Predicted 3D model of RNase P RNA and transfer RNA as a complex of 426 nucleotides.

């Protein structure tokens, strides 16, 4: 000084004037209110994509299915998070991703092109045969039959690579190294490293195709549900129905139970308060242990917005204030927008 | 707010269990019939399958993340 790679921090302050929610405390009131203090959005309040709390329902048996997770440890309340570490895989490197169990349980597919595409095939070439036919007598063209996976060529993919031995010409046919499979020792909780030995190439690929294993799962979600208030009315028409309609078992089936009424229009009627809920909790801050870490204990100290057409905002200045954006049952992650500053690191270039 | 279902030509909709070049109906353009316009006939134009990434040899189809409608609950 250029180009990266990692973490972290903050999201603006301060005055003045004007505004708006909440109702915590004062004060005043003509009880209807009303001044003054105080307090009032995010790292994502977002997607709504996991786990949870937390609420109703469900929970006598029996079977079937459905959803999810997927390399080993650990950490949470709990995870598809997170931290550690093991292999792949990308990067000159800092570092970074990985849906990373299993294709030898069975099933299905593999398009075109190609000779042959999953129980391998002989198109072109290459080799041997005996023919024919041509010959400048060294040969050489042909078709038949056979060996052959070394070369060509098609393909994403073509039955381990590569080099020597061999061989008519080839071939794990045979050996060496590489690769893979199985065993043993040794190190590691483990994942799986690592050395031998050993088999002799058989079975590509696809599970984000069905599937099989292994481990986990009841549903529905504050419009969940608890109270109070007041309604869901009559009437009318239309279909199904004790020869069993329909319902309840909260995916379905079996079984079990109710069971004379039951849907569907019209028509007209409610659509309001409280509480769930506003923070004493898996809670935050600060710190001390102990852990490589996630994280856990321990101590001190904090009480923090809260609504229901929904508040949190604007102007001017101190300067030049900037992005994404905006609570609605709460919390634990993730994904996704985004502005500014700061640490530490790497690689290249120049100086010294 | 909580669930939930879909996106394919200018509109409406197929695409099956992945497979060669994405089709149909209408629209539109142009041409025939007609006096002349509509129907009718023939041709012939349009698509980044919402976007971005992955699994795969191959993705509209399968996975994930974002965008964007749509419906259901009191």
């Nucleotide at each position: 000084u250029g180009a990266g790679g990692g973490g972290a921090a903050c999201a603006g302050g301060c005055a003045g004037c004007c505004g708006c929610g909440c109702g915590u405390g004062c004060c005043c009131u003509c009880c209807g209110g009303g001044g003054c203090a105080g307090u009032g959005a995010g790292g994502a309040a977002a997607g709504u994509c996991c786990g949870a709390a937390c609420a109703c329902c469900a929970c006598a048996g029996g079977g079937c299915a459905g959803g999810g997770u997927g390399c080993c440890g650990g950490u949470u309340a709990a995870c598809g998070g997170c931290c550690g570490g093991g292999c792949g895989c990308c990067g000159u490197g800092a570092g970074g991703c990985g849906a990373c169990g299993g294709a030898a349980a069975g099933u299905g597919c593999a398009a075109c092109a190609g000779a042959a595409a999953a129980u391998a095939u002989a198109c072109c070439g290459c080799c041997g045969u005996g023919g024919u036919c041509c010959u400048u007598c060294g040969g050489g063209a042909u078709a038949a039959c056979g060996g052959u996976a070394a070369g060509g060529g098609u393909g994403a993919a073509a039955u381990g690579g590569c080099g020597a031995g061999g061989u008519a010409a080839g071939a794990g046919c045979u050996c060496a190294c590489c690769g893979c499979g199985u065993c043993a020792a040794c190190c590691g909780u483990a994942a799986g490293g690592c050395u031998g030995a050993u088999g002799g190439c058989a079975g590509u690929g696809u599970a984000a195709a069905c599937c099989c294993c292994a481990c986990c799962u009841g549903g529905u979600g504050c419009a969940a549900g608890a109270c109070c208030a007041a309604g869901u009315a009559a009437a009318c028409a239309g279909c199904c129905g004790u020869u069993g309609a329909g319902g309840a078992u909260u995916g379905c089936c079996c079984g079990u139970c109710c069971g004379a009424g039951g849907c569907u229009g019209u028509g007209g009627g409610u659509a309001g308060g409280u509480c769930g809920c506003a923070a004493a909790g898996a809670a935050c801050g600060u710190u001390a242990u102990g852990g490589c870490g996630a994280c856990a204990u321990g101590a001190c100290g904090u009480c923090a917005a809260g609504a229901c057409a929904a508040a949190u905002g604007g102007c001017u200045g101190c300067a030049u204030a900037a992005a994404c954006a905006g609570a609605a049952u709460u919390c634990g992650g993730c994904u996704u927008a985004c502005g500014u500053u700061c640490c530490c690191c790497u690689c290249a270039u120049g100086g010294a | 707010g909580c669930g939930u279902u879909c996106g394919u030509a200018g509109c409406u909709c197929a695409g099956c269990u992945g497979g060669a070049u994405a089709g149909a109906g209408u629209a539109g353009u142009g041409g025939a019939c007609u006096u002349c316009g509509a129907a009718u006939c023939c041709a012939u134009u349009g698509g980044u399958c919402g976007c971005a990434g992955g699994u795969u040899c191959g993705a509209g189809u399968c996975c994930u993340g974002c965008c964007g409608a749509g419906c259901g609950c009191g």
Model confidence (mean pLDDT): 76 of 100. It holds a member of the Rfam family "Bacterial RNase P class A". About the family: Ribonuclease P (RNase P) is a ubiquitous endoribonuclease, found in archaea, bacteria and eukarya as well as chloroplasts and mitochondria. By type it is a ribozyme.